Predicted 3D model of a 266-nucleotide RNA (Bacterial large signal recognition particle RNA) from a Thermotogota bacterium. Its mean pLDDT, the model's own confidence on a scale to 100, is 76. Of the family's consensus pairs, 93% are formed in the model. The sequence was found by an Rfam model in a public genome assembly. It matches the Rfam family "Bacterial large signal recognition particle RNA". Rfam classes the family as a non-coding RNA gene.
């Protein structure tokens, strides 16, 4: 140096999260990398921790190990912006709401405002009247197998006969009941009334009389004051998104350099 067979080792790595800590299951980055099974109030471990339990493959190098470069990406710290939530505070400046007042417009008012006084109404009670309803009475119709009436064919009963008796159906009426009518009657009732009489009540409102003699009115606009609110402003914290940093830290893929066996035969 060549060939064969083995072994260490490898068949992905990293960040976040979790954890006392280290791996895995989870999320993300890288980018292509054997397969099966279980894993969150979880699985395997303990600084020699860089998974566990089966199966399979490669194998000392493009593949294993180390260092450096570059660097996707993550995390930390600091700082800025936006959204949202919570807490605290400030002021009345603007906004909103309410009250009071001023001014202007509009409306009412000498055919008489405010105010005063007076009568009535609105309200309550009683009675009356009216209206309406129900019932009774009234009128019409209907209305009983027998237990209603009249008349009672046939048939039945009594009688020697003359004659007499009870009586079904039918017919005619009628009772309760039912249906309808109604101008008038009676009783009872009422979520009824621009109704009347009497009484009560009188705050407000409405109508009118008298006195009075010029105001009244928030319908609109604007201004002022007061009160409330916290839309507004400030501070702090949480959370989400986003940007920046000669900052810190970890760092995949890629690149460069170096390192790593054993046995047999030739």
């Nucleotide at each position: 140096c060549c060939a064969u067979g083995c072994u260490a080792g490898g068949c992905g790595g990293g960040g976040g999260g979790c954890u006392g800590g280290c791996g895995g299951u989870c999320c993300c980055c890288u980018g292509a990398a054997c397969u099966c099974g279980a894993a969150a109030u979880c699985c395997g471990c303990c600084a020699u921790a860089c998974g566990c339990g089966g199966g399979g493959c490669c194998g000392a190098a493009u593949u294993c190990c180390c260092a450096c470069c570059c660097g996707a990406g993550g995390c930390c710290u600091g700082u800025g912006g936006a959204g949202u939530c919570a807490g605290g505070g400030a002021u009345a400046g603007g906004g909103a709401u309410g009250c009071a007042g001023g001014u202007g417009a509009g409306g009412c008012g000498u055919u008489g405002a405010a105010g005063a006084u007076u009568g009535g109404g609105u309200c309550c009670c009683a009675c009356g009247c009216a209206a309406c309803g129900u019932u009774c009475a009234c009128c019409c119709g209907u209305g009983a197998a027998c237990c209603u009436g009249g008349u009672c064919a046939g048939g039945c009963c009594c009688g020697g006969a003359a004659g007499g008796g009870a009586g079904c159906a039918g017919c005619c009426a009628u009772a309760a009941g039912c249906g309808g009518g109604a101008a008038a009657g009676a009783a009872c009732g009422u979520g009824u009334g621009c109704c009347g009489u009497g009484g009560g009540g009188g705050a407000g409102c409405c109508c009118g009389g008298u006195c009075g003699g010029a105001g009244c009115u928030u319908u609109c606009a604007u201004c002022u004051g007061c009160a409330u609110u916290a839309c507004u402003c400030c501070c702090u914290g949480g959370u989400u998104c986003u940007g920046c940093a000669c900052g810190g830290u970890c760092g995949a893929a890629g690149g460069u350099g170096g390192g790593u066996g054993c046995a047999u035969g030739g």